[in-house]
RNA sequence: GCGGCUGUUGUCCAGCCUGGUCUAAGACCCUAGCCUUCCAAGCUAGAGACACGGGUUCAAAUCCCGUCGGCCGCA
Numbered sequence: 001g002c003g004g005c006u007g008u009u010g011u012c013c014a015g016c017c018u019g020g021u022c023u024a025a026g027a028c029c030c031u032a033g034c035c036u037u038c039c040a041a042g043c044u045a046g047a048g049a050c051a052c053g054g055g056u057u058c059a060a061a062u063c064c065c066g067u068c069g070g071c072c073g074c075a
Base pairs, nucleotide, nucleotide: 001074002073003072004071005070006069007068010028011027012026020058030046031045032044033043034042051067052066053065054064055063
């Protein structure tokens, strides 16, 4: 330099191909409450995310283009 895969809460991951509702689901972690003599466990509730920029569209996490980061391969 070229090609492929990939980027979503603190961590892991679903959703993307096939755009749509009102809230982006789940697990762990965290916070509060309940329970308990206390802790743990359990139950309930809550906080927390679409890498960045642009385009298409009535509507973009999803489609298109570019940039950046990561992994793999070729040279």

Predicted 3D model of a 75-nucleotide RNA (transfer RNA) from an archaeon. Its mean pLDDT, the model's own confidence on a scale to 100, is 81. RNAcentral records the identical sequence in 2 taxa. Its Rfam family is "tRNA". Gene Ontology term of the family: triplet codon-amino acid adaptor activity.